[in-house]
């Protein structure tokens, strides 16, 4: 330096043009002498940054940042 892959909630992942979910965790209540399991809710994200394309972008396309791997 050149290719490929990747960045989404506290962690692990999904969804891949039409208002962002799932599991663990994390509050709160509930059951229980009482804790663990169980059940009920609920908080938490400007979808890595900036431009464009579109009626509309996490999602397509440019560049810049991080990462991981190939190559040299």
């Nucleotide at each position: 330096u050149g290719c490929g892959c990747u960045g989404u909630a506290g962690a692990g992942c999904a969804c891949c043009g039409g208002u962002a979910g799932c599991u663990c965790g994390c509050c709160a209540g509930g059951c229980u002498c009482a804790u663990a399991a169980c059940c009920u809710g609920g908080a938490g994200g400007u979808a890595g940054g900036u431009g464009g394309u579109u009626c509309g972008a996490u999602u397509c396309c440019g560049c810049c940042c991080g990462g991981c791997g190939c190559a040299a």
The RNA shown here (transfer RNA) has 72 nucleotides and comes from Singulisphaera acidiphila DSM 18658. Its mean pLDDT, the model's own confidence on a scale to 100, is 84. Rfam family: tRNA. Rfam's curators write: Transfer RNA (tRNA) molecules are approximately 80 nucleotides in length. The family's RNA type in Rfam is transfer RNA.